Predicted 3D model of a 160-nucleotide RNA (FMN riboswitch aptamer (RFN element)) from Kiritimatiellaeota bacterium B1221. The model forms 100% of the base pairs in the Rfam consensus. The prediction has a mean pLDDT of 78.

RNA sequence: UAUGAUCUUCAGGGCAGGGUGAUCUCAAUUCCUGGGAAAUUCCCUACCGGCGGUGAUAGCCCGCGACUCCUCGCUUCGGUGGGGACUGAUGGAAUCAGAAGAGUUCUUUGAACUUUUUUAUGUCCAGCCGACCGUACAGUCGGGAUGAAAGAAGAUGGUU
Numbered sequence: 001u002a003u004g005a006u007c008u009u010c011a012g013g014g015c016a017g018g019g020u021g022a023u024c025u026c027a028a029u030u031c032c033u034g035g036g037a038a039a040u041u042c043c044c045u046a047c048c049g050g051c052g053g054u055g056a057u058a059g060c061c062c063g064c065g066a067c068u069c070c071u072c073g074c075u076u077c078g079g080u081g082g083g084g085a086c087u088g089a090u091g092g093a094a095u096c097a098g099a100a101g102a103g104u105u106c107u108u109u110g111a112a113c114u115u116u117u118u119u120a121u122g123u124c125c126a127g128c129c130g131a132c133c134g135u136a137c138a139g140u141c142g143g144g145a146u147g148a149a150a151g152a153a154g155a156u157g158g159u160u
Base pairs, nucleotide, nucleotide: 002159003158005156006155007154008153009152010151017044018043019042023037024036025035026034027033046140047139048130049129050064051063052062053061055096059128060127068085069084070083071082072081073080074079090126091125092124093123098118099117100116101115102114103113104112105111106110132143133142134141
């Protein structure tokens, strides 16, 4: 330096404010009428952004993970390993590093300068997206989940 093994730890954020009122409830009350409660789900609006890579900084560029489904194997029937399907959303403008081309100057190698093209995840502008179950219709509430996991860090001993 590389490589494979065993193990450990870690590994997701978000409703502030206003409106409406399904529904419930009280009035002897099914309706009507009046009072009260009532949506983080509706409307206005607010807020949030897993992991690796890509040019330093990416929810929406490339990929991975999570949910769901199918399938093959192992099993002490508790689970566990492999394969597959599915898997949301971005445009515009100016610019920078870099790269490529052309020209000029100097003192050959080459360097400096000028200029053109291409080009950012940063800047500016305007947008968009977010599994399933529950509940008044949910990215933000409750639940499967004190789970699983992309991956991050570390320990031990082995080979090189």